This is a predicted structure of a 1483-nucleotide RNA (small-subunit ribosomal RNA) from an uncultured prokaryote.
Rfam family: Bacterial small subunit ribosomal RNA. Its family is annotated with structural constituent of ribosome and ribosome in the Gene Ontology.
RNA sequence: AGAGUUUGAUCCUGGCUCAGGAUGAACGCUAGCGGCAGGCCUAAUACAUGCAAGUCGAACGGUAAGGUCUUAACUUGUUAAGACACACGAGUGGCGCACGGGUGAGUAACGCGUAUGCAACCUACCUUUAACUGGGGAAUAGCCCUUCGAAAGAGGGAUUAAUACCCCAUAAUAUUUCAAUGAGGCAUCUCAUUGUUCUUAAAGCUCCGGCGGUUAAAGAUAGGCAUGCUUGACAUUAGUUUGUUGGUGAGGUAACGGCUCACCAAGACUACGAUGUCUAGGGGGUCUGAGAGGAUUAUCCCCCACACUGGUACUGAGACACGGACCAGACUCCUACGGGAGGCAGCAGUAAGGAAUAUUGGUCAAUGGACGAAAGUCUGAACCAGCCAUGCCGCGUGCAGGAUGACGGCCCUACGGGUUGUAAACUGCUUUUAUACGAGAAAAAACCUCCUUACGUGUAAGGAGCUGAUGGUAUCGUAAGAAUAAGGAUCGGCUAACUCCGUGCCAGCAGCCGCGGUAAUACGGAGGAUCCAAGCGUUAUCCGGAUUUAUUGGGUUUAAAGGGUGCGUAGGCGGAAUAGUAAGUCAGUGGUGAAAUCCUACAGCUUAACUGUAGAACUGCCAUUGAUACUGCUUUUCUUGAGUAUAGUUGAAGUGGGCGGAACGUGUCAUGUAGCGGUGAAAUGCUUAGAUAUGACGUAGAACACCGAUCGCGAAGGCAGCUAACUAAGCUAGUACUGACGCUGAGGCACGAAAGCGUGGGGAGCGAACAGGAUUAGAUCCCCUGGUAGUCCACGCCGUAAACGAUGAUUACUCGAUGUUGGCGAUACACUGUCAGCGUCCAAGCGAAAGUUUUAAGUAAUCCACCUGGGGAGUACGCUCGCAAGAGUGAAACUCAAAGGAAUUGACGGGGGCCCGCACAAGCGGUGGAGCAUGUGGUUUAAUUCGAUGAUACGCGAGGAACCUUACCAGGGCUUAAAUGCAAGAUGACAGAUUGGGAAACCAGUCCUUCUUCGGACAAUUUGCAAGGUGCUGCAUGGCCGUCGUCAGCUCGUGCCGUGAGGUGUCGGGUUAAGUCCCAUAACGAGCGCAACCCCUAUCCUUAGUUGCCAGCAGGUAAUGCUGGGGACUCUAAGGAAACUGCCCGCGUAAGCGGUGAGGAAGGUGGGGACGAUGUCAGGUCAUCACGGCCCUUACGUCCUGGGCUACACACGUGCUACAAUGGCGAGUACAAAGGGCUGCUACCUAGUGAUAGGAUGCAAAUCUCAAAAACUCGUCUCAGUUCGGAUUGAAGUCUGCAACUCGACUUCAUGAAGCUGGAAUCGCUAGUAAUCGUAUAUCAGCCAUGAUACGGUGAAUACGUUCCCGGGCCUUGUACACACCGCCCGUCAAGCCAUGGAAGCUGGGGGUGCCUGAAGUCGGUCACCGCAAGGAGCCGCCUAGGGCAAAACUAGUAACUGGGGCUAAGUCGUAACAAGGUAGCC
Repeated sequence: AGAGUUUGAUCCUGGCUCAGGAUGAACGCUAGCGGCAGGCCUAAUACAUGCAAGUCGAACGGUAAGGUCUUAACUUGUUAAGACACACGAGUGGCGCACGGGUGAGUAACGCGUAUGCAACCUACCUUUAACUGGGGAAUAGCCCUUCGAAAGAGGGAUUAAUACCCCAUAAUAUUUCAAUGAGGCAUCUCAUUGUUCUUAAAGCUCCGGCGGUUAAAGAUAGGCAUGCUUGACAUUAGUUUGUUGGUGAGGUAACGGCUCACCAAGACUACGAUGUCUAGGGGGUCUGAGAGGAUUAUCCCCCACACUGGUACUGAGACACGGACCAGACUCCUACGGGAGGCAGCAGUAAGGAAUAUUGGUCAAUGGACGAAAGUCUGAACCAGCCAUGCCGCGUGCAGGAUGACGGCCCUACGGGUUGUAAACUGCUUUUAUACGAGAAAAAACCUCCUUACGUGUAAGGAGCUGAUGGUAUCGUAAGAAUAAGGAUCGGCUAACUCCGUGCCAGCAGCCGCGGUAAUACGGAGGAUCCAAGCGUUAUCCGGAUUUAUUGGGUUUAAAGGGUGCGUAGGCGGAAUAGUAAGUCAGUGGUGAAAUCCUACAGCUUAACUGUAGAACUGCCAUUGAUACUGCUUUUCUUGAGUAUAGUUGAAGUGGGCGGAACGUGUCAUGUAGCGGUGAAAUGCUUAGAUAUGACGUAGAACACCGAUCGCGAAGGCAGCUAACUAAGCUAGUACUGACGCUGAGGCACGAAAGCGUGGGGAGCGAACAGGAUUAGAUCCCCUGGUAGUCCACGCCGUAAACGAUGAUUACUCGAUGUUGGCGAUACACUGUCAGCGUCCAAGCGAAAGUUUUAAGUAAUCCACCUGGGGAGUACGCUCGCAAGAGUGAAACUCAAAGGAAUUGACGGGGGCCCGCACAAGCGGUGGAGCAUGUGGUUUAAUUCGAUGAUACGCGAGGAACCUUACCAGGGCUUAAAUGCAAGAUGACAGAUUGGGAAACCAGUCCUUCUUCGGACAAUUUGCAAGGUGCUGCAUGGCCGUCGUCAGCUCGUGCCGUGAGGUGUCGGGUUAAGUCCCAUAACGAGCGCAACCCCUAUCCUUAGUUGCCAGCAGGUAAUGCUGGGGACUCUAAGGAAACUGCCCGCGUAAGCGGUGAGGAAGGUGGGGACGAUGUCAGGUCAUCACGGCCCUUACGUCCUGGGCUACACACGUGCUACAAUGGCGAGUACAAAGGGCUGCUACCUAGUGAUAGGAUGCAAAUCUCAAAAACUCGUCUCAGUUCGGAUUGAAGUCUGCAACUCGACUUCAUGAAGCUGGAAUCGCUAGUAAUCGUAUAUCAGCCAUGAUACGGUGAAUACGUUCCCGGGCCUUGUACACACCGCCCGUCAAGCCAUGGAAGCUGGGGGUGCCUGAAGUCGGUCACCGCAAGGAGCCGCCUAGGGCAAAACUAGUAACUGGGGCUAAGUCGUAACAAGGUAGCC
C1' cells in the first nucleotide's frame, strides 16, 4: 500500500466482499513446563450454610464462663468458699459502624468532565495557640423478686454506678442589640478598633509524670452549594409551564435560593430545538486509525447512584445509613394459629438463566483500617494458595555426522524415474525441562523486651533478642539417560501451498466470485506441500481498508442528486478611504490539566512479559500582559456597486373593451340527378321524403392563413387578426442627484401548461367515455362512421408535468471566427466602432466519455436547494392542505450482487443507401396427381442391427444384404480363447481318411502318423504372460468431410489517434467478377485469400510414325490399308506459338468503360476442371481408421445353423415409365466418344421364338472383342383407355450359385391395372447449356442399377430490368441483444415460502390528570395524664408512600378476514418495451 466482483471487451459511477489489528470472549480439534495478569458481559433473579465490625476493665455497676493463688470437704481430682493491679459473658458509657468491600438498576442531569466562585457554608479524630476544668442533684440499665407468651419478646416491683443525665457558678476574640472611628470591596456588603447589651461551658481516671474534658481562634483533611463551557437519538415529538417566572415579607437550612408559605405582578423556556418518547451511569483511559476521527467504558484509579420494592425520619461531626430503625408492598421461612423472623449488587458457595466465567481454601507474617496507653483483639480489606491455554511473555520437545539416496507409501511418459528424504537406520555429543536425592533463601522494617549513649524519671539514636500464611516454595548442587514432550488449519482466484483415487447438479463446499450434470488442483479420502505453533481454526463484536457522510477529504447536463418560477423575513456573505476600540486572531507569562496508562532513558526479577525511578507529554481550560495586518463594532467621508430623475426607442409582455374577413357547420330558396362518403380493401353512415355538387341570402361558435423567421417579448408557466384605453418591463444616450441603500435567501407569500373539480352561461369544429362497422385465432386496440363530458366565457378551487438547457441565483476574469435583433455614433444601405440580447463553429482548459467553451460543464468568490447501491417505494403509517381526485412530508422489515452512465466491436432490425447471385422477372423442362423402383418416418416384430434428421438427413454411409457380408434375433457350442509372439513342461503328434451322434459348429471313437548332423528343428498340446469388444462418450480427441462460399473477404509490422476497449490502414470518389485497379488520404508496407502459375478443350507449327492414317505410286481381293510403301492429311503424344484492352475511335486525370472497329481459330476471365482465406454451425463421423477415459471378461468376446435387415392400415423425399401422332409398331440405311476384358471379353458356326446352350477362333489388347440409340427413308395405325401405357397375375423356361421358399435377374406365351398433362405449392437451367438419345465403368458368382460416376449424338427459348421474395458483400443508423432476434423481456392468473400494511376485537406496559382513602414520620397546635424540672404520653391538623375509582392519550403484542410486496430451472394467457419492436417511445 491494495485486491476480487456488473461487460464479448473498455472507461467511469457505485455498492457488496476480502487481506490487518483487537477482545472479560465462546465453540471444535489438540496439549510438555514456567512467569505475569484476567475470570457471571445473561436474571439489580431467588438464596441453604459459614464468615465479612468491632473494640475499650487505664469511664462504670459488676462476676455468667475460664485462669492463678489460698482455704475447706472428701470419692486424690472433683466439689465448695474467698482473693487476684489475671480475665471477662450479659449490661451502662465512649469511639467506630457514613471507611473499607459490592453492583450499574435508575439517571440525558450541574450526573460527569473542565475552569471558576462562596463577601452564602460546615468539618469528629489530628496539629498549633489561648483560657478554663468550682459546687450540687435526681434517675436508670444491670443484679434480685415476679407476671404474660410456643417463641420473638413484653410488663410490674425493689435497689444501684459512671467520662450517662440535670441544676447553679465563672467566662470571651463566641451569639445578640446599639453607637463611634477608620479601612476595603463586587451590588447586597465586609473587616479592624473601642464602648454598650443579651445568652451559653466542662468529667473524670491516675503509677501523680500525665491521659482526658470545655470554650475560642487558626491550620490540615474531608465535604456542601452556585456558575461558564462541553457531554446521545428521533421534528413522522412544535409548542411547554401555574410554585410556573419575578418581587416583598416570613419560615426553614451548616449555608444561598420558590427550598416552603402568604400577598403582588404576568411572566419564563423555545427552530442556536423547548416539551415529549426511546436509549444510556460519566471520566481518566482502552481498541483502531497516517492523522482528523470512529467505537468502547471489563480489570486499575476518580466521581455519581443504589443496597428486596417504595416512603420516612432518628442518632450523629458526617447518613436520610449494604451486614441500623419505623411503615407499606411482594416473596420466603418458623408457629402451639394467638403471633413472629428475614434481605449475599460483601467473601466463598447453591439453584436458575445462559454459548459462557473459578475454592463453601490459608493467614493476619507484611501493607492498610477500627478500638485501645499498650500488650492486643477484630479485619473474606489485603497478602497468599487452588481451578481455567482466557490472554501476554519465555523455554523445551534435541545437536552434529550419515546415500546403495534403504524399506514402505504416493505419483509418472512405468525393465526405469521422481518424491517423502539426511528424513530413518547407524555413529558420536549435549542434558534445558521432566524424574530421583540433597542443600535452601530474600521478603523482618517495626511494635515489644533487655542493654548502651545524649538531654534527663520520657523522648531520640545505636546494639541484642522475639515474630513467615506463602513454603521446604523460588533457587542451587548431584545422578542416569535422547531419555518425559506436536498439533491445527489451509492448498481454484483474491492468498503462501498440487497430484492421484472415489463421487457424478448426487453427496457436499462456499468470505466474495463461484465449484459439483464421468477425466473436479473448489466435494470426500490419500500422498505431498504451505502457514502458524502449545496452540491452531471457526463464530460473534469494534475500528481500519471506506475519500462509501468527504473539516482534513466527495458530488448534482446524461451515472443518485438544481427547488416549476419569482418576491421576500430571519440568517450567511458583502465596495473604497480615515480614526478609535481590541470581541475574534497572533505572541509571551502564570495557574491548572490527580495518580496510573502512552512515549523516552535508566534500573530490578537469568531474559521477556511484568515492575520500579526519572523525564517528557497530556495537543485542553482559565487568568494576565502585549501586537493591531485582517474580520467584527463605533465615527467621519467617497463613488465605481445599487437606485432615482430626463430624453429617446423596442416588442405575439399583461388586463378588460370595440371591430374584421376567410373557412367549417347549419337554415331557407334555387339549379340539378343517382349516388355520396370512407378505406389497404370494405362496411356501418347519408341519399329519389332529392343527398353529394353548384349559386344566393341568413345565422352560430371557435380559431386568426399569407407576413412568419435559425425572429421578438416575458421571472417561469406562456404570448400571434386589427384597433384605442389602462398597466408593467427592457435597452440606449449623456447630465444631475442619493451615498453601499448590495447579493443570496431556511420558513413565509404570490404566480404557475394540460387534465380535473364546483356554480352559471355557451357549444361551430374537434373529441376521452360509449355505440356501430371492419381487422383478427381473439381485438375491450390501431382504421372507419357517429358521438357525451370536455375544449370556449365568468367566478372559485387544484398546484402538478420530460414545469428540460434534464445545467439554481449573483459577481469578476479568460483566444478567436461568423450570422442576426434593438439602440447609439455617422449625411450614408459603404467602412469602422460601442452597449444590451438571440444563434452557429472553434482554441486553451475541463470532463468517464459524449461533449462544453464569454449565454461554460473553464478559473475564482458568496448564499440557497439536493444526493449517498438496486428493488421494496415516492409505497405504508402519522401529520398538514384539498369538495373530491389527490398533493406535500416520507420510512421499515425483507430481498439481490449487482442496478447504472458514456463509449467500443459485433450481431440483429417488419431502418436507410450502394452492389451482386437462375434470387426475382422473361423462358424451357420438371416435381406435387397414376403405377412401379428406391430411401426415410411411423407401425409391427424374437429381430425388423447401427448411424445420418431444415437449408447442410431421406437412390445418404451402402461403388452390389439369398449364405457370407452382419454389427440384429432364436437356438446350439468354446473360455488363453478365431490370429500371432515369447518362456517353461510334457509329447510325437497335428493334418488327412473313416465311423457314430448332430442342423452345423462341435463332441466321441478307429486307422495312419515327423525330420535329425542327436545340438536341435518342426508340429500340435498344456501352463503362464501379452487378448478380444461394430460396447459408451463425435459434448474428451486426431484425421477426413459438409455448409456459409469460389462469397471477397480475414489479418499483421511499424507509425499515428484515443485514459481505454479499440480505431486508422481496410474509409471517401471512381472502377472491377474480385480489398481488381486508379485517384485522394496519418498512414507506409506486408501476409492469407482474388487473379495468375497446373490439367482438359478450341487454332497453328515442329518432332516422331505403330497397333493408328492412306493423298500420290505399285500389287491384290467378291469386298475391306489387305500388302509393298508413304508422313502429305486425320489421328496419336511430346514440345512450342498464340490473347496482352496490344492496335484504332470516343469518353475519362487515371484505373477503366463503350464500339456490328480492324486483325485473329479464339476478344476482353475464350469455355470447363482442379484449387475452398480467417472463421461459423460443441455441424457429421469413436460403425473406415487412429486414440484418451469408462465398461464387459465361461461374455457386451468368439464359432455355427436358421431367421431378420426385403415386414405394411399409412405419410414424405428422390427417381423410372407413362398418359401418346414432334407418337406407337414393322422394315431398311447411317454416324460417336470414353471405357472394360484371361476364374475374362469373345468374333464366327450350330441349336433354340428367346433368355441362352454346345463348339470354335482372336486378344493381357490404338491390333481381337464387348458395341450403339435417337436421327434418316418407306409402310401402317387416325385420337380410342387405343396397335397408347405397361403394373399385376398365371404358366413354361434360361443363367449364376452348396443353396434362388422367405428373397435374384432374365426369357417366352398369356393377362392388360391405374393413368387422357396433375390443387395449394415447389425444383432445375443463361449455350454446346436446358431438353432429348443412347454408350461405358466401378462394385459384382449373380443381382433387385430406374441408382452413382463418366462418355459422346441431336440440340433450343429467354433475360425489359432490379420494385418485390431468398441468400450474400460494403457503408451508415438504432439497440435494454453478446448463448448475439430461434435474442431480450412485461403483466394478470395458478402453486409454495417469507417479511409486512389495514382490521371488528382481545391482552399487556410505562407516564400524566381528576376524585376518594391514607401508614410510618417530620413540622405545627394543645387546659385535664406522667415528671421537681428538662421534657414526654395522648389528641388534633398539614403533607405523603401505598391503595381504590374514573375518563382520555401514548406504546407494544396478538387476531377471523383482507391489501399489496419479495423470492422460487423448465405451469397458464397474451406479447407491452428494446430495431421505425411492427400504432415512435416516454412524462